[in-house]
Molecule: Guanidine-I riboswitch aptamer
Organism: Bacillota bacterium
């Protein structure tokens, strides 16, 4: 002074928003319908590189063999900074352990 190859999968959390259902307004004598509200706690839905468990999956040990143990390390601030993407939308998703600044 340089250089990710820091592994993937499900399920959940911070967190997110508004297609579906729901709830609220509105039209209406009601009820259907239709229209508007995410400034609506919900059901469902998205969701962590730096969260969380499991499984796989590397390495290594040990065993005659199914198998069994161990080890998979770090990763700090910005209202999570500035820009882009996908979705109905948004987002701690993805570009990204990128790029800025400290």
């Nucleotide at each position: 002074a340089g250089a990710a190859a820091g592994u993937g999968c499900a399920c959940c959390u911070a967190g997110g928003g508004u297609u579906c259902c729901g709830u609220c307004c509105u039209u209406u004598g009601a009820a259907a319908a239709a229209g508007g509200a995410g400034u609506c706690u919900g059901g469902a839905c998205c969701a962590a590189g730096u969260g969380g468990u499991g499984c796989a999956g590397g390495u290594g040990g040990c065993c005659u063999u199914u198998g069994c143990c161990a080890c998979u390390a770090c990763a700090c601030c910005c209202u999570a900074g500035a820009g882009g993407g996908a979705u109905a939308a948004a987002a701690a998703c993805c570009c990204g352990g990128g790029c800025g600044g400290g």